This is a predicted structure of a 66-nucleotide RNA (Glycine riboswitch aptamer) from Ilyobacter polytropus DSM 2926. It matches the Rfam family "Glycine riboswitch aptamer". About the family: This family represents the bacterial glycine riboswitch.

């Protein structure tokens, strides 16, 4: 580096527009930390810009194989 497996948290919130639709989209309030980013002596911790808050996807990290 590649493949496989496991892999958490927090709204199926609300208002408007839109759609055949449970679709798409903008705002508002609340919330989460485990890609990335920032602070710090520090891998812990903090911030929450970005990202995320049914499922899916993503996912730090862990295990196995090459």
């Nucleotide at each position: 580096c590649c493949u496989c497996u496991g892999g958490a948290g927090a709204g199926a919130a609300u208002u408007g527009g839109u759609u055949a639709a449970u679709u798409c989209u903008a705002g508002u309030c609340a919330c989460c930390g485990a890609a990335g980013g920032a602070g710090u002596a520090a891998u812990a911790c903090u911030c929450u810009c970005a990202g995320g808050u049914a499922a899916a996807a993503g996912g730090a990290c862990a295990g196995a194989g090459g």